[in-house]
RNA sequence: AAUAAUCUUCGGGGCGGGGUGAAAUUCCCCACCGGCAGUUAAAGCCUGCGAGCCUUUUUGAAAGGUUGAUUUGGUGAAAUUCCAAAGCCGACGGUACAGUCCGGAUGGAAGAAGAAAAAA
Numbered sequence: 001a002a003u004a005a006u007c008u009u010c011g012g013g014g015c016g017g018g019g020u021g022a023a024a025u026u027c028c029c030c031a032c033c034g035g036c037a038g039u040u041a042a043a044g045c046c047u048g049c050g051a052g053c054c055u056u057u058u059u060g061a062a063a064g065g066u067u068g069a070u071u072u073g074g075u076g077a078a079a080u081u082c083c084a085a086a087g088c089c090g091a092c093g094g095u096a097c098a099g100u101c102c103g104g105a106u107g108g109a110a111g112a113a114g115a116a117a118a119a120a
Base pairs, nucleotide, nucleotide: 006115007114008113009112010111016030017029018028019027031100032099033090034089035049036048037047038046044088045087052066053065054064055063056062057061070086071085072084073083074082092103093102094101
């Protein structure tokens, strides 16, 4: 100096106002929010991953499947990432129909940071 293994910590945000109604943070009008890595330059909507959901085998989980949404103009060497404008999207169960409430979840995880020790 590099490699492999180990442990610890961290690791998702958002309904405020009005209307209808017996009842809605769920409907209607306005509002608000954006995990991780990558990408010539900073991304919810470019690429990939995680989460969620489904199926199978099994009961330790593993394997497979599925998995949302963007355009126009400007600057620039370079941006679907910046600036301007106008749009769009958001698992499952519960409940008056939910991205924002409650629940699985004091869970799991992409990953981020750190620690100590040993061997070659």
About this RNA:
The RNA shown here (FMN riboswitch aptamer (RFN element)) has 120 nucleotides.